[in-house]
Notes: The prediction has a mean pLDDT of 88. Large-subunit ribosomal RNA, domain VI from a Patescibacteria group bacterium, 248 nucleotides, folded computationally.

Context: one part of a larger RNA
RNA sequence: CGUUGACGCUUGAGGGAAGUUGGCCCUUGUACGAGAGGAUCGGGCUGAACAAACCUCUGGUCUACCGGCUUUACCACCAGGUGAAGCGCCGGGUAGCUAUGUUUGGAAGGGAUAAGCGCUGAAAGCAUCUAAGCGCGAAGCCCCUCCCAAGAUUAGGCGUCUCAGGUUCCUGGAAGACUACCAGGUGAUAGGCUUUAGGUGUAAGGUCCGUAAGGAUUUUAGCCGAGAAGUACUAAUAAACCAAAACG
Numbered sequence: 001c002g003u004u005g006a007c008g009c010u011u012g013a014g015g016g017a018a019g020u021u022g023g024c025c026c027u028u029g030u031a032c033g034a035g036a037g038g039a040u041c042g043g044g045c046u047g048a049a050c051a052a053a054c055c056u057c058u059g060g061u062c063u064a065c066c067g068g069c070u071u072u073a074c075c076a077c078c079a080g081g082u083g084a085a086g087c088g089c090c091g092g093g094u095a096g097c098u099a100u101g102u103u104u105g106g107a108a109g110g111g112a113u114a115a116g117c118g119c120u121g122a123a124a125g126c127a128u129c130u131a132a133g134c135g136c137g138a139a140g141c142c143c144c145u146c147c148c149a150a151g152a153u154u155a156g157g158c159g160u161c162u163c164a165g166g167u168u169c170c171u172g173g174a175a176g177a178c179u180a181c182c183a184g185g186u187g188a189u190a191g192g193c194u195u196u197a198g199g200u201g202u203a204a205g206g207u208c209c210g211u212a213a214g215g216a217u218u219u220u221a222g223c224c225g226a227g228a229a230g231u232a233c234u235a236a237u238a239a240a241c242c243a244a245a246a247c248g
Base pairs, nucleotide, nucleotide: 001151005161006160007159008158009157010156014148015147016146017145020048021047022046023045024044025043026042032037050105051104052103053102054101058099059098060097061096065092066091067090068089069088070085071084072083073082074081075080109143110142111141116136117135118134119133165242166241167240168239169185170184171183172182173181189235190234191233192231193230194229195228196227198224199223200222205218206217207216208215209214
């Protein structure tokens, strides 16, 4: 820009992905074979590698979470803290992101075939899978499964609306370089607050015990980022722009 208004839901021309394989058990120590050995067909179980998704579990990370420890400076001092020291060092760790973790996948089925195997069958009174005709037959081909998909310019279909709809702007996001996309803009979009999951591990101040270091108790406390639910307290105000064609 087109698809000759808009929103939502779709069809699928076409394209892409996938397609691997081992071991064990039963059938069966059967068929076969003197024995040694040892199946086909069929059924079941379990792996490897690969791929996708995810974070319940196992772990990793988690530099604005919690605790411990040291030096130094400061808050006059004690106590309690803050800054700097690679996040100062160390022990843990939510959400998120993750693999070595978890789950799932290859299948089954149908169609037409290859080599090959056949039926019927002449030319050629026989024979012959082939000449007419017909049947089987592969991890391969076409479907089936999953994904994209109407710029499929043949631009599709269905439903609804018509002072419709969209944008700027703003609050944000498991969306993201920007853009786009998505959720919202008077409502649970984000923040705050309340409750809570979860993390850390029992705060400060007091009291008691001990000469003291320290211990006990108040106290499974105190603190807490991204989790969950609730709640309009704060911010999404106000306004402008595009379109308003066709139908009517």
Its Rfam family is "Bacterial large subunit ribosomal RNA".